[in-house]
RNA sequence: GCUUGGGUAGCUCAGUUGGUAGAGCAGUAGACUUUUAAUCUAUUGGUCCCGGGUUCGAGUCCCGGUCCAAGUA
Numbered sequence: 001g002c003u004u005g006g007g008u009a010g011c012u013c014a015g016u017u018g019g020u021a022g023a024g025c026a027g028u029a030g031a032c033u034u035u036u037a038a039u040c041u042a043u044u045g046g047u048c049c050c051g052g053g054u055u056c057g058a059g060u061c062c063c064g065g066u067c068c069a070a071g072u073a
Stems, first nucleotide, its partner, number of pairs: 001072007010025004019056001027043005049065005
């Protein structure tokens, strides 16, 4: 350089045919406990990498850019 895959919550990752963005862990509050831990309940947190395009509507489709990984010479 080329090819392929990936970038979504603090972390690890889902997201079906384009139709109101989710789980686990973590955080916060409460219950329980002499206290801590564990357990249970509730809850906060998102410019879906960036910029355009298509569409009534885009995390999802198209184009360009950027970063990471693997393969290839």
The prediction has a mean pLDDT of 80. Transfer RNA from Akkermansia muciniphila ATCC BAA-835, 73 nucleotides, folded computationally. The sequence is in RNAcentral, with records from Rfam. Rfam family: tRNA. By type it is a transfer RNA.